[in-house]
Context: one part of a larger RNA
RNA sequence: GCUUACGGAGGAUGCCUUGGUGCCAGGUGCCGAAGAAGGACGUGGGUCACUGCGAAAAGCUGCGGGGAGCCGUGAACAGGCGGAGAUCCGCAGGUAUCCGAAUGGGGAAACCCGGUGGAGCGAACCUCCAUCAUCCUCUGCUGAACACAUAGGCAGAGAGAAGGGAACCCGGGGAACUGAAACAUCUAAGUACCCGGAGGAAAAGAAAGGAUUUCCCGAGUAGUGGCGAGCGAAAGGGAAAGAGCCCAAACCGGGCUGGGAACAGUCCGGGGUUGAAGGGCCGGUAAGAAGGGACGUAGAGUUAGUGGAAAGGUGUGGGACAGCCUGCCAGAGAGGGUAAGAGCCCCGUACACGAAAACGAAGCGUUCCGAGCCGGAACCCUGAGUACUGCCGGGCACGCUAAUCCGGCAGGAAGCUGGGGGGUCCACCCUCCAAGGCUAAAUACACCUGGCGACCGACAGAGGACAAGUACCGUGAGGGAAAGGUGAAAAGUACCCCGGUGAGGGGAGUGAAAUAGAACCUGAAACCGUAAGCUGACAAGCAGUUGGAGGGCUAAUGGUGUGAUGGUGCUCUGCAGAGAUGCAGGUGCGCAGCGCCAGGCCUGACAGCGUGCCUCUUGGAGAAUGAGCCUGCGAGUUAAUCCUUGUAGCGAGGUUAAGGGAGAGACACCCGGAGCCGUAGCGAAAGCGAGUCUGAAGAGGGCGAAGAGUUGCAAGGAUUAGACACGAAACCAGGUGAGCUACCCAUGGCCAGGGUGAAGCGGGUGUAACGACCUGUGGAGGCCCGGACCUACUAAUGUUGCAAAAUUAGGGGAUGAGCUGUGGGUAGAGGUGAUAUGCCAAACGAACCUGGAGAUAGCUUGUUCUCCCCGAAAUAGCUAUAGGGCUAGCGCCUCCUGUUGAACUGUGGAGGUAGAGCACUGAAUGAGAGAGGGGGCUUAGAGCUUACCGAACUCAAACAAACUCCGAAUGCCACAGUUGGAGAGGGAGGUAGUCGGACUACGGGUGAUGAGAUUCGUGGUCGAGAGGGAAACAGCCCAGACCAUCGGCUAAGGUCCCGAAAUACAGACUAAGUGGGAAACGAUGUGGAGUUACCGAGACAACCAGGAGGUUGGCUUAGAAGCAGCCAUCCUUGAAAGAGUGCGUAAUAGCUCACUGGUUCAGUGAUUCUGCGCGGAAAACUUAACGGGGCUAAGUCUGAUACCGAAGCCAUGGAUCUGCUACUGAAGAGGUAGUGGAUGGUAGGGGAGCGUUCCGCCAGCGGGGAAGGCAUACCGGAAGGAGUGCUGGAGCGGGCGGAAGUGAGAAUGCAGGCAUGAGUAGCGCAAAACACGUGAGAAGCGUGUUCACCGAAAAUCUAAGGUUUCCGACGGCAGGUCAAUCCGCGUCGGGUUAGUCAGGUCCUUAGGCGAGGCCGAAAGGCGUAGUCGAUGGGAAACCGGUCAACAAUCCGGUACCUGCCAACUGGAGUGAAGAGGGGACGCAGCAAGGGAAGCCAGCCCGCGAAUGGUGGUGCGGGUGCAUGAGGCGACAGGCGAAGAGGCCCGGAGGGAAAACCCUGGGCUGAGCUGAGGUCUCGUGGCGAGCCCCCGAGGCAUAAGUGAGCAGAACCUAGCUGCCGAGAAAAGCCUCUAAGCGAAGAGAGUUGGGAGCCUGUACCGCAAACCGACACAGGUAGAUGGGUAGAGAAUACCAAGGUGAAC
Repeated sequence: GCUUACGGAGGAUGCCUUGGUGCCAGGUGCCGAAGAAGGACGUGGGUCACUGCGAAAAGCUGCGGGGAGCCGUGAACAGGCGGAGAUCCGCAGGUAUCCGAAUGGGGAAACCCGGUGGAGCGAACCUCCAUCAUCCUCUGCUGAACACAUAGGCAGAGAGAAGGGAACCCGGGGAACUGAAACAUCUAAGUACCCGGAGGAAAAGAAAGGAUUUCCCGAGUAGUGGCGAGCGAAAGGGAAAGAGCCCAAACCGGGCUGGGAACAGUCCGGGGUUGAAGGGCCGGUAAGAAGGGACGUAGAGUUAGUGGAAAGGUGUGGGACAGCCUGCCAGAGAGGGUAAGAGCCCCGUACACGAAAACGAAGCGUUCCGAGCCGGAACCCUGAGUACUGCCGGGCACGCUAAUCCGGCAGGAAGCUGGGGGGUCCACCCUCCAAGGCUAAAUACACCUGGCGACCGACAGAGGACAAGUACCGUGAGGGAAAGGUGAAAAGUACCCCGGUGAGGGGAGUGAAAUAGAACCUGAAACCGUAAGCUGACAAGCAGUUGGAGGGCUAAUGGUGUGAUGGUGCUCUGCAGAGAUGCAGGUGCGCAGCGCCAGGCCUGACAGCGUGCCUCUUGGAGAAUGAGCCUGCGAGUUAAUCCUUGUAGCGAGGUUAAGGGAGAGACACCCGGAGCCGUAGCGAAAGCGAGUCUGAAGAGGGCGAAGAGUUGCAAGGAUUAGACACGAAACCAGGUGAGCUACCCAUGGCCAGGGUGAAGCGGGUGUAACGACCUGUGGAGGCCCGGACCUACUAAUGUUGCAAAAUUAGGGGAUGAGCUGUGGGUAGAGGUGAUAUGCCAAACGAACCUGGAGAUAGCUUGUUCUCCCCGAAAUAGCUAUAGGGCUAGCGCCUCCUGUUGAACUGUGGAGGUAGAGCACUGAAUGAGAGAGGGGGCUUAGAGCUUACCGAACUCAAACAAACUCCGAAUGCCACAGUUGGAGAGGGAGGUAGUCGGACUACGGGUGAUGAGAUUCGUGGUCGAGAGGGAAACAGCCCAGACCAUCGGCUAAGGUCCCGAAAUACAGACUAAGUGGGAAACGAUGUGGAGUUACCGAGACAACCAGGAGGUUGGCUUAGAAGCAGCCAUCCUUGAAAGAGUGCGUAAUAGCUCACUGGUUCAGUGAUUCUGCGCGGAAAACUUAACGGGGCUAAGUCUGAUACCGAAGCCAUGGAUCUGCUACUGAAGAGGUAGUGGAUGGUAGGGGAGCGUUCCGCCAGCGGGGAAGGCAUACCGGAAGGAGUGCUGGAGCGGGCGGAAGUGAGAAUGCAGGCAUGAGUAGCGCAAAACACGUGAGAAGCGUGUUCACCGAAAAUCUAAGGUUUCCGACGGCAGGUCAAUCCGCGUCGGGUUAGUCAGGUCCUUAGGCGAGGCCGAAAGGCGUAGUCGAUGGGAAACCGGUCAACAAUCCGGUACCUGCCAACUGGAGUGAAGAGGGGACGCAGCAAGGGAAGCCAGCCCGCGAAUGGUGGUGCGGGUGCAUGAGGCGACAGGCGAAGAGGCCCGGAGGGAAAACCCUGGGCUGAGCUGAGGUCUCGUGGCGAGCCCCCGAGGCAUAAGUGAGCAGAACCUAGCUGCCGAGAAAAGCCUCUAAGCGAAGAGAGUUGGGAGCCUGUACCGCAAACCGACACAGGUAGAUGGGUAGAGAAUACCAAGGUGAAC
């Protein structure tokens, strides 16, 4: 590692259902100031949640029902109740806290504070009862400007209004996404949404035209429409229901008003209500009719209930309701329960019956209201800013030239001899009577009761089967879970043992079962173990498959044997029997029994072959996408309409819809023919009609005519709907947010310390005087340095952090445009913004939440069982089109046709390509000749000449896609023949997919005659194709896989080994490992074939010798002598020798060569073509350019032979499809036989099946064991199906049909579970050690000792916020980043005490609300009077003690404030919501004094040792607290002679008055205020230490001083300076008005009595707040000691706190 067994973990599956869901029928349908809906808080013996109820509180009273138990549920205990009738059910009453419209006022809902009257001994205070909102209507009283009057005010009355309600209804406003493949009219849609209003229904409705409403048709018609997308009637027909009426006016009468008789207006009564006009009026006539309302009565019915048939035995079992036997009932065999399937056990069911009380249709009675008919005349009336008109808008299906209806603006009638309509309009005709109103039913929706379901069954069905709109998240609007099952019955494990008095377990016991033990039915998988078998440590990988050495196991769903297993079925025979059947026997076939058997099972060394799945692609092992694994869930459905096909019914017909009937009934059944389709067409139509239209036509032509439809059901397809599923970014509507942040408003707070030294002023110098200068004083400043505080420039760390923005070290501002608290304001089409598009609750170029909404998505992904048959495309045209579509092409299926198809052969055709050619066109080369031109000469003209150019022409050679005098092959067309069925071709119909292609060969273009480039054409392959070969390798070569075979033959390619087959054959070549990578070019490589030169007259090479003379040729040159250069390049000798091939020299010289002779000897050179080789030849991990070994062939070429080699072909068997033939058959259906053929497959089409859930029918199975689960060697072509064993413990399958939430591996799918990473990272700045204690256990707990850290904090107080965290006991499963005996954890208990503190009862700021009022479609906005609103103003307390936990709160002591009462004093004023004063205010700077804390000294207590120091300048500790009254002051200071305070007189101000304020005048002349200090009197406290029995103990109770140093708050609201010019109101004082007061007010003194509500624990720079955490972050204010220091910097210490939870 694989396998098996047994477990753990987990919670799938099966079964179950209390819950949900849809529909039907019946019934019901508003609640509320008489306080609703909805809540808060209470309420039980103890009470957590739910339910009920309300201080009368799981309840009280009456009536009725009912009849034995009950005190609601989870859920028991204690204690009670009930035949004197409880609990329970129904009806009617009582009670009903507080909030909420909320209503006495206020308010942060469930709280606070009042007025009036009354009550409680009652003045204050407190408590109780009743009452007190606003608006509207009515009534009464009162009553301004302004006489009457009116407005207004007051009071009374009103079941008046308000507020709520899921859906339904009417109205006022009214989107956008979207669709139109863009978009604007249009659509979506008058939808969503907001608002107002009503009701149980609403709306509509009784004709200016045949009521209204709803359903089915008409009809997707007529229309409308960028005539696009779309929108879409009506008339008329069939049904449901059915109902009609009342005013205004004329006229009559009356009241009131106008001075009012007439007249007018208004109100009331009568009258009257319509169109063939009616009414009034006049004349005549007649009835209280039809109908309706109210009340009464009766009453079906509703709200509780009652009766209600019939069973026993046996037997299995834990249990009977199963089986078997025998009965019974049935107007009841619906259903449920009971220990398993119960008509007869229980509840029920059919059927029948029932109400004291409340409600109550149709009926009856009483009463009230309530109509007309006939005739006449032509006097009156019959709805006005209306109808109508113009323009505009809206609504009508109708988007306008548009009738009808509604509205805006502007005009503006008639009035019965009148007016409107009939789809512009006019005439005629017909019809109706607007401008007032009401009206049931049929209809919509919901709830209740009952019932039903081919609806769900715990990931389903509601979000919610369960303490669910809960927990939890969010500031908020809002969002929103998970979670069912022991058993028949708790019989829920007594008792024992281990263990920490644990957790957990083992026994025992219960039970049918405990692997049903509460983490409880079944109990799958991932995952984790234990045991056993086999295997594994020199061996490489898609993990398998095929073979298989070896090891282990077994006897079966297999094979075989056995009758001496006679058990059993069938069969045969015999016997018995009427028969059923029984008995006996025989044989054979089965079953069972018993044996035997590896070919079975597990493992697997080694070997062959072999790159996962899906998706997207031309192409994927891909290093392109997706998936950690498992289980469950998860995607073409439904409706309407249409087309086609199949099938069924009927058929020239077919069919009903709504609705109705009946019925136990949602079905079936019967009505219902409205309507639809068809039966006749043609035409634009009139119209005609087997024809018709066109037309002059009788012509011609077009379209028709010679008959099949229709209605169901099913399938395929389409359209409209979300339409296969999931997925945007966005758009719009209505709300929620300024607790973060931006800005603003109001009111408060904060800024250690140090420096600089502006203006002004003083003095001096100076000047005629200023100016100026010097000096001092002074203390300005978006001044300087630098802490708190604010900020965020740099770097590092951090980046799964300490932290969703921090830390560390530096940086910037730090009296200002500063920072900050509290309370407010501004809101998304917006706000705010010293602009950064910044910020507006951790995502802002337009917040968030919910809704429109399943927006849309030509895009991406995913799309679930099997087999059989066929099988594409990647092209064309068009496209705001190119990654999308439409049509065609290509596929499939059905029907028809029947070789029409294809290939080959033959025959006959058209053609202008390849090639070729130059005759044309064009381009171009050489030569010739040459017109002409240029140059030169000449020149009067003519002419001559020329290394020049050169047309046409001639010759030669050659070029072309757009040249052709020519011209194939192939292809194409036609005909004929041959082959033979391709699943060919053609036609009709239905219905797809495809529009990204790739390489290769050939023919082209583009490109560079580049590209694995691109673009065409023709073919092939891949695509969609496996197999063999090419090492490996979609596109190349061979070859097209139906299945099986341990058969055979071949193709490409191979035959030494890897590796199957030749170390085969013959002949050559190669020497380079060429083979087994490459060019120009190079080379005495080598083979072959040529040409040519020399050569026995001796070549080539080598060696020996010569290589000379004229001459140093001439010129040039300094020189030039063969050899710088130029010119010339001769002659001589000779065998041969250049006026010289190189080297060389200054030039010579010298050495050579050519050339010659000799020696030697036979071939030697040059060159052309060609085979095979060589060089040229450098790359990155490793040989790496044969696939490897290796090869001299096992390389290369030629020839010939054999063999290997594939899924090809053949053979044998089988499967499916199919052609043909024959037979059968009515048949062309089907079947049988024979004989051929076919069967790779993506997109896609067609066919046939399997399985899942539910339903119907039929027959069954099941406690003697269903489903589900686990295992298994069986069956089938597959999906799949059985059998058996174990588990399980109650349901289930089979056959035939039917219906679908019907099949999962992928969607970065969803949910749950479990892995991996991994015992890894980490354990969140920092100091611990030891002893003792406790304990099962101690690094962390307790106690102690030592050590360390903070100390402008890491101490203390306090606001906000939190909300019990506080204290104690007990506990230790979870939380605590480890452990824990501990805890901010769990359980239980306890704890917060106020006249003076804070808040309310007082006041006002910003701002909010707002009676009336103003404005606005609605909602609502603004705002007066008012009323709220602290962050500010405003009466009063201190010290000490005390509990485990509180203390200006309790206690002790000593005080004070405000009301009330009484007594006394005293004797005139007093008195407010009015008046006045006051309250009352900035910033900066600054002196002095007093002064807290501190220090020092003093004083008090103690110490002085093992050592120097011992009365001193030593050491340690302590001490200096609080407060009342009265007094003092020559106390600091402030204001004040510019007048404190007082007196007198006056004033048209202070919206009334005033003696007050203000103000004018006169007189007088020093006060007023003030912290602290101090004196006297008085009070209280604290206080070291010692002792013991160590506690709630005892004893004792010292000092308490200083003219010292230094110096905050406070006095200080001061003073000075400055410009930015610095709240309000009340308390308080004074004044007077009404009123009160000599019957004594107010005031004073004394005494007495009163003083309400809320907060108060604890944390509070933090482990308790805001940051998801016991989080290195954030958080306003106060205190802030010592030494050093300027300092609150910094360092070290004190008090105090802490040692940070690995």
Notes:
This is a predicted structure of a 1702-nucleotide part of an RNA (large-subunit ribosomal RNA, half A) from Anaerolinea thermolimosa. The sequence was found in a public genome assembly. Rfam family: Bacterial large subunit ribosomal RNA. The prediction has a mean pLDDT of 82.